[in-house]
C1' cells in the first nucleotide's frame, strides 16, 4: 500500500408513529432503530414500482458502475 473487517470513537437510519406534500409509487421534517464500512456523493443502463399508460413519473437501503473517504486487531 492492497485485500480484509476485530475493537474503539464518530456517522447514516429500515419498519412503525406524528405533521406536511403528492392521484399514486413515494418525498420532506420530528420521533424511532432494523440494519449499514461506503446505507458518502453521482448517474435511472439493467431491475422493481406508480399513474390520468404510444407517455409521464418514483426508488441509489435491488444488482452492477464512476468518483471520494474514517479506524487498524488477526490473517
Nucleotide at each position: 500500500c492492497a485485500c480484509c473487517g476485530a475493537a474503539a470513537a464518530g456517522g447514516c437510519a429500515a419498519a412503525c408513529c406524528c405533521g406536511g406534500c403528492g392521484u399514486g409509487a413515494g418525498c420532506c421534517g420530528g420521533g424511532g432503530g432494523c440494519g449499514c464500512a461506503a446505507a458518502g456523493c453521482c448517474g435511472a443502463u439493467g431491475g422493481u414500482c406508480u399513474c390520468u399508460c404510444c407517455g409521464a413519473g418514483a426508488c441509489a437501503g435491488c444488482c452492477a458502475g464512476g468518483c471520494u473517504g474514517c479506524c487498524g486487531a488477526a490473517g